Annotation: Transfer RNA, 75 nucleotides, folded computationally.

[in-house]
This record gives sequence, structure tokens and C1' cells, in this order.
RNA sequence: CGGGCUGUGGCCUAGUUUGGCUAAGGCGCGUGGCUGGGGGCCACGAGAUCGCAGGUUCGAAUCCUGUCAGCCCGA
Repeated sequence: CGGGCUGUGGCCUAGUUUGGCUAAGGCGCGUGGCUGGGGGCCACGAGAUCGCAGGUUCGAAUCCUGUCAGCCCGA
């Protein structure tokens, strides 16, 4: 320098194929309840606008362009 893959709550992951309701689930966290207490279980709740910027579109996590970081391959 060229190519490929990955990036989504504090952590892990789904959703991308075919653009479409409010971005879903687990762990963790907060509050309350059950229990004599611990553990455990149950209910409710907070937390991400999807690496960043721009574009297309009625509408973008999803399509296009650029760019950043990590990993891999090649030169």
C1' cells in the first nucleotide's frame, strides 16, 4: 500500500439475507415481594437511536461513499 472479517446498553449475543410497528434476549444493576436470615425464586424498572461522518429514501442497525479501531491474508 491492496484485500477480507468484526464493531449493537456495564458485559455477551440476536436482528443485516428481503429497508418498515416500540432495536430483542441472557448476565449484571436498582426497587418491591416470598423466606426467620442467607441463598434462591417472582414482579416491576433504569440503561444502546447500532464505531464515527455524510448520502439515498416517505422511512436506514440494515443500502451507498468516506473514515476510525481491532484481527487476518497478500505485497